[in-house]
RNA sequence: GGGCGGGUAGCUUAGCGGUAGAGCGCCCGGCUGAUAACCGGGAGGUCGGGAGUUCGAAUCUCCCCCCGCCCA
Numbered sequence: 001g002g003g004c005g006g007g008u009a010g011c012u013u014a015g016c017g018g019u020a021g022a023g024c025g026c027c028c029g030g031c032u033g034a035u036a037a038c039c040g041g042g043a044g045g046u047c048g049g050g051a052g053u054u055c056g057a058a059u060c061u062c063c064c065c066c067c068g069c070c071c072a
Base pairs, nucleotide, nucleotide: 001071002070003069004068005067006066007065010024011023012022013021018055026042027041028040029039030038048064049063050062051061052060
């Protein structure tokens, strides 16, 4: 330098162009003599950055940044 994959909540990760979900963690409550487990509820997201297409973009297109693998 070229090719491919990835970047979404604190962590790990889903997500056909039409409301962004889950598990763990965290907070509150229930249960218990008390913990753990279990049950119920809740908070938490500029979807890596910018631009474009579209009525509408996490999703499609372009540029850039970061990580990994491969080729040279």
Predicted 3D model of a 72-nucleotide RNA (transfer RNA) from a Candidatus Aenigmatarchaeota archaeon. Rfam family: tRNA. Rfam classes the family as a transfer RNA. The prediction has a mean pLDDT of 85. NCBI's taxonomy places the organism under Archaea, Nanobdellati, Candidatus Aenigmatarchaeota.